[in-house]
RNA sequence: GAAUUCCUUUGGGGCAGGGUGUAAUUCCCGACCGACGGUGAUGGGUGUACGUGAAGAACCCUCAGUCCGUGACCCGGAACACAGUCAAUGUGUGAAGGUGGAUUUGGUGAGAAACCAAAACCGACAGUUAAAGUCUGGAUGGGAAAAGGAAAAA
Numbered sequence: 001g002a003a004u005u006c007c008u009u010u011g012g013g014g015c016a017g018g019g020u021g022u023a024a025u026u027c028c029c030g031a032c033c034g035a036c037g038g039u040g041a042u043g044g045g046u047g048u049a050c051g052u053g054a055a056g057a058a059c060c061c062u063c064a065g066u067c068c069g070u071g072a073c074c075c076g077g078a079a080c081a082c083a084g085u086c087a088a089u090g091u092g093u094g095a096a097g098g099u100g101g102a103u104u105u106g107g108u109g110a111g112a113a114a115c116c117a118a119a120a121c122c123g124a125c126a127g128u129u130a131a132a133g134u135c136u137g138g139a140u141g142g143g144a145a146a147a148g149g150a151a152a153a154a
Base pairs, nucleotide, nucleotide: 004151005150006149007148008147009146010145017029018028019027031134032133033123034122035070036069037068038067043061044060045059046058065121066120074098075097079093080092081091082090083089103119104118105117106116107115125137126136127135
């Protein structure tokens, strides 16, 4: 110490207050929330050369729900395992692939999809005494990925 492989750990937040009603955290007023990687004119820290300052190389931390992509749910079903006298068939796990929501205006500026301000908009499936981004459940699950460690060529 590259590709690559393996191990361990980590890996999602949210209806206050009120109205109607037999019944609603599901309707209405209102409140609240924002996974992972990237990008980029975010902000901050340390700060080389130089006498100092400004500026500033380099490094580190941080920075988008609505820009690019990923993940969860759903569809799908290669393949594998088990049961079955082989088989037909059944059960379980499950790769590829598919589906997959939402932003404008103004400001600053050389430049804004990321800064500042304002106003908008979006949110799987199943369940429910009444329709759910926020309750309950699948889920003590899965997972993008992050951190640490091990092996490993020249």

About this RNA
Model confidence (mean pLDDT): 76 of 100. The RNA shown here (FMN riboswitch aptamer (RFN element)) has 154 nucleotides and comes from Aquibacillus sediminis. Rfam family: FMN riboswitch aptamer (RFN element). Its family is annotated with FMN binding in the Gene Ontology. The sequence was found by an Rfam model in a public genome assembly. Of the family's consensus pairs, 100% are formed in the model. The source organism's lineage runs through Bacteria, Bacillota, Bacilli, Caryophanales and Aquibacillus.